Context: one part of a larger RNA
RNA sequence: GAUGAACGCUGGCGGCGUGCCUAACACAUGCAAGUCGGACGAGCUUCACUUCGGUGGGGCGAGUGGCGGACGGGUGCGUAACACGUGGGUUACCUGCCCUUUAGUGGGGAAUAAUUCUACGAAAGUGGGACUAAUACCGCAUGACGUCUGAGGGUCGCACUUCAGACGAAAGCCUUCGGGCGCUAGAGGAUGGGCCUGCGGCGGAUUAGGUAGUUGGUGGGGUAAAGGCCUACCAAGCCGAUGAUCCGUAGGGGGCGUGAGAGCGUGACCCCCCACACUGGCACUGAGAUACGGGCCAGACUCCUACGGGAGGCAGCAGUGAGGAAUAUUGCACAAUGGGCGAAAGCCAGAUGCAGCAACGCCGCGUGAGGGAUGAAGGCCUUCGGGUCGUAAACCUCUUUUCUGGGGGAAGAGACAAGGACGGUACCUCAGGAAUAAGUCUCGGCUAACUACGUGCCAGCAGCCGCGGUAAAACGUAGGAGGCGAGCGUUAUCC
Numbered sequence: 001g002a003u004g005a006a007c008g009c010u011g012g013c014g015g016c017g018u019g020c021c022u023a024a025c026a027c028a029u030g031c032a033a034g035u036c037g038g039a040c041g042a043g044c045u046u047c048a049c050u051u052c053g054g055u056g057g058g059g060c061g062a063g064u065g066g067c068g069g070a071c072g073g074g075u076g077c078g079u080a081a082c083a084c085g086u087g088g089g090u091u092a093c094c095u096g097c098c099c100u101u102u103a104g105u106g107g108g109g110a111a112u113a114a115u116u117c118u119a120c121g122a123a124a125g126u127g128g129g130a131c132u133a134a135u136a137c138c139g140c141a142u143g144a145c146g147u148c149u150g151a152g153g154g155u156c157g158c159a160c161u162u163c164a165g166a167c168g169a170a171a172g173c174c175u176u177c178g179g180g181c182g183c184u185a186g187a188g189g190a191u192g193g194g195c196c197u198g199c200g201g202c203g204g205a206u207u208a209g210g211u212a213g214u215u216g217g218u219g220g221g222g223u224a225a226a227g228g229c230c231u232a233c234c235a236a237g238c239c240g241a242u243g244a245u246c247c248g249u250a251g252g253g254g255g256c257g258u259g260a261g262a263g264c265g266u267g268a269c270c271c272c273c274c275a276c277a278c279u280g281g282c283a284c285u286g287a288g289a290u291a292c293g294g295g296c297c298a299g300a301c302u303c304c305u306a307c308g309g310g311a312g313g314c315a316g317c318a319g320u321g322a323g324g325a326a327u328a329u330u331g332c333a334c335a336a337u338g339g340g341c342g343a344a345a346g347c348c349a350g351a352u353g354c355a356g357c358a359a360c361g362c363c364g365c366g367u368g369a370g371g372g373a374u375g376a377a378g379g380c381c382u383u384c385g386g387g388u389c390g391u392a393a394a395c396c397u398c399u400u401u402u403c404u405g406g407g408g409g410a411a412g413a414g415a416c417a418a419g420g421a422c423g424g425u426a427c428c429u430c431a432g433g434a435a436u437a438a439g440u441c442u443c444g445g446c447u448a449a450c451u452a453c454g455u456g457c458c459a460g461c462a463g464c465c466g467c468g469g470u471a472a473a474a475c476g477u478a479g480g481a482g483g484c485g486a487g488c489g490u491u492a493u494c495c
Stems, first nucleotide, its partner, number of pairs: 001494003005491005012365006018358002020323001025321003029318003034067003039064002043060007074276003084200007093193002098189008106140001108138002115130006145168009172181003202248003209239003214236008251273004255266004278299005301312004329355001331354003337351001339348003368398004378389004403432006412422001439484005444465003450479005460467002
């Protein structure tokens, strides 16, 4: 000098930040991911018209279907690894939505949920029968295009190219009838990702040998994709004192702290990457997950139960218990920014924007300003003359940041209109009255600041040296002084 700090004493205001470093311990309760009726059928409801059959418009909550739930948010367990950083490679790859572009969007079919009937169950829920729709599902047609195969050209061999054959598509909705939004198959782009690799960054040799899919090859499988990634066979390799293996510790980086620098320490907040989601394992769906608020199995734990059986996962935001020296509200709003869905209106959103709590940090401001000597009273010291607190106070004049009260009142909102949680906040203005506001540590040397009394190696102090055993500037108190100041000290840690 620094800190995500804590503790002691003290504490006026504002702005901007920051706030479980410990138990990745367990969690009551609420909320944190939905949306689309302009994909679809049925139901309920409401309004208008009605020839009483219906027709049209609106609303509701389930269901089918689509997109999103792989983002956003949290945590740091694990990991010494291509995890990260940096530079390359991918002729070994994928990429929903978005942009550009090419060609299509013909004609059919069979179901199923909701609903209804029914059975079982305490519940969670489950089974059976019947009905129906679609941008859900399945054939047929077409095939510029793509994939595969064969042949020719080309090449050292690929790549590439020509021809032939086989296989592979689709969905409609709205309309003001102009069109708009979609759908299918390609090509290119953009973005995002997968994989490979050179180099770089911890400790221990009181860890010296390690390795059997191990190292390489061939055939096959698998993947979007190279590869022992997997498998059969063959060979016997491969790594290691330039530290393999083993053990310990640890998320990595941009950065941050300190320092003249070299360096040393560190990885809170913010940004990028990684890993994880009660513990372990597994896949499904999907453009994308081996998926925090999806699924299955096992385990530990908790809860419900009619004892047959079920339910759950805060390392999301608040909040609770526990642990701890220690870390906040079960708040407001989608107004802004960005996000999901939707043609839109809009809906959702504990992301986010704000507010609350905390001197936890940084910064700013205030606790008054000018005058005022009889140097008042009082305290302390005294050589008893006086000295000092001290212009300090009183008193006079003035000001009003802050405070209290009254009035006005934002920006943040964009291309028309509406729309502000914060917030009656910031800010402006008026009135009032010095009013509401100072502590803390030290005073032997280092180190700035000294006397008196008490105590008597006691009580105590102390960072080091050291003080205290009867005049202690070192203990305690008082007066005075010095430092810093809404803080001041102490402790811990780093340079």